The RNA shown here (FMN riboswitch aptamer (RFN element)) has 115 nucleotides and comes from Ruminiclostridium sufflavum DSM 19573.

RNA sequence: UAUAUUCUUCAGGGAUAGGUGAAAUUCCUUAUCGGCGGUAAAGCCCGCGAGCCAUAAUGGCUGAUCUGGUUAAAUUCCGGAGCCGACAGUAUAGUCUGGAUGAGAGAAGAAUUUU
Numbered sequence: 001u002a003u004a005u006u007c008u009u010c011a012g013g014g015a016u017a018g019g020u021g022a023a024a025u026u027c028c029u030u031a032u033c034g035g036c037g038g039u040a041a042a043g044c045c046c047g048c049g050a051g052c053c054a055u056a057a058u059g060g061c062u063g064a065u066c067u068g069g070u071u072a073a074a075u076u077c078c079g080g081a082g083c084c085g086a087c088a089g090u091a092u093a094g095u096c097u098g099g100a101u102g103a104g105a106g107a108a109g110a111a112u113u114u115u
Base pairs, nucleotide, nucleotide: 002114004112005111006110007109008108009107010106017029018028019027031095032094033085034084035048036047037046038045043083044082051061052060053059054058065081066080067079068078069077087098088097089096
């Protein structure tokens, strides 16, 4: 330095104000948030996790972007204009409550083994 095994820790953010109404943080106006890996720095490019369905292993389903500029290289940066967001509950929810003091992509560290 690299490989393998084991263990430990960490690992998701966000509704302010007004309107209508018997009732809405759910509708309307306004506001606001963005997991992990890859790649020129990404919620919307590729992949993964979460979630849902069937199941023995496992398999299947699963959201959203254009444009101008810079550059060797950017749907990632800068300017502009957009869009999207599981399930259950409740007046219709990305933001409230719940499953969840859960699970987990993965990140960091330690020990041991071999080279």
Source information
Rfam family: FMN riboswitch aptamer (RFN element). Gene Ontology term of the family: FMN binding. Model confidence (mean pLDDT): 82 of 100. RNAcentral holds the sequence, with entries from Rfam.